[in-house]
RNA sequence: AGAGUUUGAUCCUGGCUCAGAUUGAACGCUGGCGGUAUGCUUAACACAUGCAAGUCGAACGGAAACGAUGGUAGCUUGCUACCAGGCGUCGAGUGGCGGACGGGGGAGUAACGCGGAGGAAUCUGCCCUAGCAGUGGGGGAUAGCCCAGAGAAAUUUGGAUUAAUACCGCAUACGCCCUUCGGGGGAAAGAAGGCCACUAUUUAUAAGCUUUCACUGUUAGAUGAGCCUGCGUAAGAUUAGUUAGUUGGUGAGGUAAAAGCUCACCAAGGCGACGAUCUUUAGCUGGUCUGAGAGGAUGAUCAGCCACACUGGAACUGAGACACGGUCCAGACUCCUACGGGAGGCAGCAGUGGGGAAUAUUGGACAAUGGGCGCAAGCCUGAUCCAGCAAUACCGCGUGUGUGAAGAAGGCCUGAGGGUUGUAAAGCACUUUCAAUUAGGAAGAAAAACUAAUGGUUAAUACCUAUCAGUCUUGACGUUACUUUUAGAAGAAGCACUGGCUAACUCCGUGCCAGCAGCCGCGGUAAUACGGAGGGUGCAAGCGUUAAUCGGAAUUACUGGGCGUAAAGCGUGCGUAGGUGGUUUGUUAAGUCAGAUGUGAAAGCCCUGGGCUCAACCUAGGAACUGCAUUUGAAACUGGCAAACUAGAGUAUAGGAGAGGAAAGUGGAAUUUCUGGUGUAGCGGUGGAAUGCGUAGAUAUCAGAAGGAACAUCAAUGGCGAAGGCAGCUUUCUGGACUAAUACUGACACUGAGGUACGAAAGCGUGGGUAGCAAACAGGAUUAGAUACCCUGGUAGUCCACGCCGUAAACGAUGAUAACUAGCCGUUGGGGGGAUUUACCCUUUAGUGGCGAAGCUAACGCGUUAAGUUAUCCGCCUGGGGAGUACGGCCGCAAGGUUAAAACUCAAAGGAAUUGACGGGGACCCGCACAAGCGGUGGAACAUGUGGUUUAAUUCGAUGCAACGCGAAGAACCUUACCUGGUCUUGACAUAUCGCAGACUUUCUAGAGAUGGAAAGGUGCCUUCGGGAAUGCGAAUACAGGUGCUGCAUGGCUGUCGUCAGCUCGUGUCGUGAGAUGUUGGGUUAAGUCCCGUAACGAGCGCAACCCUUAUCCUUAUUUGCCAGCACAUCAUGGUGGGAACUAUAAGGAGACUGCCGGUGAUAAACCGGAGGAAGGCGGGGACGACGUCAAGUCAUCAUGGCCCUUACGACCAGGGCUACACACGUGUUACAAUGGGAAGGACAAAGGGUUGCUAAACCGCAAGGUGGUGCUAAUCUCACAAAUCUUUUCGUAGUCCGGAUCGGAGUCUGCAACUCGACUCCGUGAAGUCGGAAUCGCUAGUAAUCGUAGAUCAGAACGCUACGGUGAAUACGUUCCCGGGUCUUGUACACACCGCCCGUCAUACCAUGGGAGUGGGUUGCACCAGAAGUAACUAGUCUAACUGUUUACAGAGGACGGUUACCACGGUGUGAUUCAUGACUGGGGUAAAGUCGUAACAAGGUAGCCCUACCGGAAGGUGGGGCUGGAUCACCUCCUU
Repeated sequence: AGAGUUUGAUCCUGGCUCAGAUUGAACGCUGGCGGUAUGCUUAACACAUGCAAGUCGAACGGAAACGAUGGUAGCUUGCUACCAGGCGUCGAGUGGCGGACGGGGGAGUAACGCGGAGGAAUCUGCCCUAGCAGUGGGGGAUAGCCCAGAGAAAUUUGGAUUAAUACCGCAUACGCCCUUCGGGGGAAAGAAGGCCACUAUUUAUAAGCUUUCACUGUUAGAUGAGCCUGCGUAAGAUUAGUUAGUUGGUGAGGUAAAAGCUCACCAAGGCGACGAUCUUUAGCUGGUCUGAGAGGAUGAUCAGCCACACUGGAACUGAGACACGGUCCAGACUCCUACGGGAGGCAGCAGUGGGGAAUAUUGGACAAUGGGCGCAAGCCUGAUCCAGCAAUACCGCGUGUGUGAAGAAGGCCUGAGGGUUGUAAAGCACUUUCAAUUAGGAAGAAAAACUAAUGGUUAAUACCUAUCAGUCUUGACGUUACUUUUAGAAGAAGCACUGGCUAACUCCGUGCCAGCAGCCGCGGUAAUACGGAGGGUGCAAGCGUUAAUCGGAAUUACUGGGCGUAAAGCGUGCGUAGGUGGUUUGUUAAGUCAGAUGUGAAAGCCCUGGGCUCAACCUAGGAACUGCAUUUGAAACUGGCAAACUAGAGUAUAGGAGAGGAAAGUGGAAUUUCUGGUGUAGCGGUGGAAUGCGUAGAUAUCAGAAGGAACAUCAAUGGCGAAGGCAGCUUUCUGGACUAAUACUGACACUGAGGUACGAAAGCGUGGGUAGCAAACAGGAUUAGAUACCCUGGUAGUCCACGCCGUAAACGAUGAUAACUAGCCGUUGGGGGGAUUUACCCUUUAGUGGCGAAGCUAACGCGUUAAGUUAUCCGCCUGGGGAGUACGGCCGCAAGGUUAAAACUCAAAGGAAUUGACGGGGACCCGCACAAGCGGUGGAACAUGUGGUUUAAUUCGAUGCAACGCGAAGAACCUUACCUGGUCUUGACAUAUCGCAGACUUUCUAGAGAUGGAAAGGUGCCUUCGGGAAUGCGAAUACAGGUGCUGCAUGGCUGUCGUCAGCUCGUGUCGUGAGAUGUUGGGUUAAGUCCCGUAACGAGCGCAACCCUUAUCCUUAUUUGCCAGCACAUCAUGGUGGGAACUAUAAGGAGACUGCCGGUGAUAAACCGGAGGAAGGCGGGGACGACGUCAAGUCAUCAUGGCCCUUACGACCAGGGCUACACACGUGUUACAAUGGGAAGGACAAAGGGUUGCUAAACCGCAAGGUGGUGCUAAUCUCACAAAUCUUUUCGUAGUCCGGAUCGGAGUCUGCAACUCGACUCCGUGAAGUCGGAAUCGCUAGUAAUCGUAGAUCAGAACGCUACGGUGAAUACGUUCCCGGGUCUUGUACACACCGCCCGUCAUACCAUGGGAGUGGGUUGCACCAGAAGUAACUAGUCUAACUGUUUACAGAGGACGGUUACCACGGUGUGAUUCAUGACUGGGGUAAAGUCGUAACAAGGUAGCCCUACCGGAAGGUGGGGCUGGAUCACCUCCUU
């Protein structure tokens, strides 16, 4: 510090996710030791049991228990009983102090509760510090004990007696309190130790003295506590008003103390948009975690404060409480009970149940630290110190070290060689930390007590106190830490991960299953992603997962973001509060800055030291605590105050411009209707029609009238207005802006939350009006349907008046104001100057447009009218969906508007630009693409292939073009892969091993054959003489074999777009980038062919050429070919001699290149015409197929990975099948006839094949063919007569002398074999068919059409295929349209790329949620009832020791009980509010899956889309009105650039 994820790719926006740190954690696997910490986060749920607050005999009366001592008695001479408070002590009780601390948990509390800083009107026991003054003298009770009762118990009643540091007076009281300033009021307690010099008495004690402790009054401090104040301290406005003791005053009461704290009266205030009130949540802080910081989250342990103690209320006591282990009452719960009544409160420490993912021992000790009481010893102390449990966290240590290659064995992988685990192990040599074991052994201990000494105090050698010395002891932990002995590598390693992020890879299993997953995603037979294994990586006594917080996240942006199109500028003004504000001077000192002082607890963090062997941990000092307050100063800036200024703003004067607004009036054109005339059969409407109107006279036309609405031309990126918006003309009223020049005011300004006004269209209410148009509606069309588009009608509405509504793509998708920052060109309104004075030029200002510099922007783009650079203020945004929805509030007559969530769900949604593809977008170009022609197919019969059906099998593959006379250049057996049946199992075929044989040939026999049985002949080849090669049989094992599967695992080959002209690269340049440029443009071409231009310059694969063939000529050669001239021979023939001219053959050359001429063109490329030429613009034809596309075809040509079969999915044999047949399709053949059929005669090819062959002559047969056996291994022989054509003749338009299917009969040939199932011949038979519907195919010249010939395959079997020649046309105006292709451009929501994407209803399942008659809880307001305990006040009752008085057994003062009143908890009633849960039914939403119906959107998406609104419709949606461009295309206008 970043990374992954939206896309085909890119940049941006934006969310989601990850890597880090952390935790009081939990869970899974694993687990050696120690140190230091930490350990119910949930039920403030309920609690058994034990302990957690006592102590003081030096306050008191005393003596229940124990002990010692003494005594007495009994006697079993060492026990029992009794006596003695005399002693140690001490139960219960009175009294004092403590129990308000310490310990716990965080329910409540949004508050002076907490934090930090201040304040004044207070209290403060004990302890501590410093003072002052006292402590005199009396009295009456009471508990306990005892006696007598009640009760189950808890407890309690009566009587008698008694003490005090308990209680009450009196005296005194400087100071204290009250005061009317005269005065009045108010205390106390003793105890212990010591001493007798003084007094008294009897040794000794008392008074006394003295010391210590205690006590009383009071002052000051300290400490602790109470109170008050400004500031800070959550969320919600879908909580906006709240408050009656409320705010203040006066008086009174009350408190320790100020105060409505309480009461009476008076006033009507107080709080609140700077957020009151209400609701929800929450203890606060030092700190802790994270972060660079600012921040964010948090408030365990430790520390400070607060509040609480079963729930609610209340007071008492006290220095302190409204009291955790106190009291009273009410309530809930639990327990005891003799049913009458009682008891209790673990949020103390342990522990139990429960809850929960989850959190420890019913331990030891007061040794230390601290607390209570006490003079002290001491006692108490679950505070505390320790131990136990837990890897819960942090820190430290160990599980060995060195050497060791035969690179062992085993595992895993393998390309079979090896690699890896791996120096790892074993082996050898060492060491012994820790654990185990032996022995030793600190520190935590200081005191206290006792003895002695020396000071202080004192009368004192007492006591007490300080110091010092000695003595004597005090340790829970603890078998401590630590040291040491002994033995031995001995006792000690796991967890997660291994596709990317993210370090680390292979095999096997599985086969969209099982599963994984933090995000992206993986898994459908070769998974580095699942499970296992081996290897590896990371951490390590731990490792992972889950949960949570911060970070990354600049993803709430103070530091540090945005708003034209990504989410985001209110529709627009005015304006309140608020915020901000021009120039100068003075002053002030609030902000600001600087210094000082106080505070900011300790701990923690940080720094520097020190102590545990180190570290964690502990400890000392420092720094810091960024803050607050007080105080001193400064005065630039901001603010306040005062005084001025004129540049901002405004006012006055004079002008011109304008669809600015409102009202009244008025005009012409047009539509419609009505009246009348003319006039006749149609009109109207559409893509085409129909509905409709019209002979009752329409449309058309003329004249007149009526009525409503809107204002053509002018007219304009022209004007005006804040926006919405505004358009005939005239008048009246009226707002604003602009210009010029001066004068005046003197900051009066800008923005603007709330507020208020205006606000298109539609819509609503009331009343008018209604010509045209026109939602709804009706009818006609279209259509599969058509609730639409089109047509004919038509009502609300559109218009007016008044009142509502308050929304729009209310848009420049751009808030307002001010300043600054290049220009150029238009245009509107004004001003100034100049000129040639009508038109022009220069300049200035206010608008309104275009292009552009810098700059900005993700890009597009913006660019003085900013989206640039700044300032001020307002509004708004924070992933998509749910949703601008629900609920609530406000507004509205309604429609609805406004404000505005959540659950749930997804990993994207989105912007701009790029490359493609696509478009029922555009431009250009090409092609037998259309058109123009010729001939076909589709109809018939047959052939052939396919589908389908059938079958035991009808083997398999090919399936739009680009499968279908295709693989198959040839299925009777074989082929053959299929079926039935019969057989074989190392196999029909290959290699290797062993043994035997000898190869091999022939015959007979069983069987359908494969196979089996029998017999005979034969002893082979090579040799170095050892043997070897080949062959057959047998055995066993490795293996063979598979036309079994996967062409979606593959190679190779092939088809197709397409012989279309394209496809790319290097360097450079442009762009953030994907990419672009080049390759586009102007011409031209068959062509990215060439030329020109050009930020491109070059290059490659394609095109063309090079190759073959054909057309002409030349040279050479001359047999089997040829024969002109010369001879010979024949009935005739190159038959022969000969020839080399010609033809031909087959080698090499020539030739054609836009080379020449003219024209066009840019003087180019090129095109057009011409000459010459055999051939002319690529001469004709062929081979040749760029980058790529179609997961195109082929595992059945072959090869091949993986999988599968192995007495079978392999192999052999016989027979059958591939040839079936209601049907459908493709490709062909033959025809339908006279341009023909038949008959007779006659002529002319090319290219091929042939020894397992082609076969001649001759003869036979009507013929197929047979006999025959000549020639030929082929320019020699042969297949082999070419046919159409030509001549003559016949037929005469008919199902025929057309046509030949089908069938019957007879044959031929091939072949082991023609039944299933061959071809051909002859005789007979003589079907359909008379030119073919919709539709559709081929062809542009030696082509179509037509005619025959040959070949491959092949024993035989072409109407197919391939090749060859003969005869030989017609037409092309042209590119509008159909199809395909290419280039450029445009739109796009497509990229699996239009066979794309995608919307809504309906149906099914699930999920969360709204409404809902209601129902059940919680909280709470108001009104009322009620009133326990307690307190206060009052008190006609009852009782009454201290004090007072005296009429002295009475009275008073006072008190207790009782009663009444006031306040008040629980409880109750009524009525509201709010919240949670639930609810028949119901609304929409989301998700899922191959459902249904349509096709709304994306291209002009086939009616451009969208926004607001109204109506309508199964649904998307349609239509009307107004608006927007975020619409394609074409045209026009305007403007700009060059």
The prediction has a mean pLDDT of 84. This is a predicted structure of a 1538-nucleotide RNA (small-subunit ribosomal RNA) from an uncultured prokaryote. The sequence is in RNAcentral, with records from ENA. Its Rfam family is "Bacterial small subunit ribosomal RNA".